[in-house]
Molecule: transfer RNA
Organism: Verrucomicrobiales bacterium
RNA sequence: AAUCCUGUAGCUCAGCGGUAGAGCGGGUGGCUGUUAACCACUAGGUCGUAGGUUCGAAUCCUACCGGGG
Numbered sequence: 001a002a003u004c005c006u007g008u009a010g011c012u013c014a015g016c017g018g019u020a021g022a023g024c025g026g027g028u029g030g031c032u033g034u035u036a037a038c039c040a041c042u043a044g045g046u047c048g049u050a051g052g053u054u055c056g057a058a059u060c061c062u063a064c065c066g067g068g069g
Stems, first nucleotide, its partner, number of pairs: 003069005010024004018055001026042005048064005
């Protein structure tokens, strides 16, 4: 310098044009002599940044930034 992949919740990842989800973790309650386990409920997201396309963008396009090959 070129090229490909990747960036979404605290962590690991799904979602591939139509209101953003799961598991684990956190909080509260239940259960238990206590802890763990288990059960119920619950909080938490500028979807890397800035533009563009579209009635509508995490999703498509462009440029940058970070990580990896």